[in-house]
């Protein structure tokens, strides 16, 4: 250079048109003389950035940018 794969919450990752969830981590509060563990309950995320397509886009299309790959 050329092709391909991704980009959703502190991290890992689910969600194939109708304003988005799960583990694990955090806040709290039960339990405990304290921790731990187990219960319970919150709180974070306009879903990389621009544009298009629809009545309606995390989602489909196209462009950029970041990261992994293959090929040369």
């Nucleotide at each position: 250079g050329g092709g391909g794969u991704u980009a959703u919450a502190g991290c890992u990752c689910a969600g194939u048109g109708g304003u988005a969830g799960a583990g694990c981590g955090c806040c709290u509060g039960c339990u405990u003389c304290g921790c731990a563990u187990g219960c319970a309950u919150g709180a974070g995320g306009c879903c990389c950035a621009g544009g298009g397509u629809u009545c309606a886009a995390u989602c489909c299309c196209c462009u950029g940018u970041g990261a992994c790959u293959c090929c040369a």
Molecule: transfer RNA
Organism: Rhizoclosmatium hyalinum